[in-house]
RNA sequence: ACUAGAGAAGUGUAACGGUUACAUGUCAGUCUCAUAAUCUGAAGAUAGUAGGUUCGACUCCUAUCUCUGGUA
Numbered sequence: 001a002c003u004a005g006a007g008a009a010g011u012g013u014a015a016c017g018g019u020u021a022c023a024u025g026u027c028a029g030u031c032u033c034a035u036a037a038u039c040u041g042a043a044g045a046u047a048g049u050a051g052g053u054u055c056g057a058c059u060c061c062u063a064u065c066u067c068u069g070g071u072a
Base pairs, nucleotide, nucleotide: 001071002070003069004068005067006066007065010024011023012022013021018055026042027041028040029039048064049063050062051061052060
């Protein structure tokens, strides 16, 4: 330099264009003499950034940033 892929709760990951889910963690309660475990509940995301298409975008298109792999 070219090329491919990935960026989403604190962390790790789902989701055929219909409004975001699971696990774990955090907080509160439950239980216990107490802690842990168990059980119950709650909070936390405008999805790397900026545009475009669409009634509607994490999803499709464009540019760009970061990271990873490959080729030279």
Transfer RNA from Navicula ramosissima, 72 nucleotides, folded computationally.
RNAcentral holds the sequence, with entries from ENA.
The organism belongs to Navicula, within Eukaryota.
Rfam family: tRNA.
The coordinates come from a structure-prediction model, not an experiment, and the mean pLDDT is 84.
A source record names the gene trnM.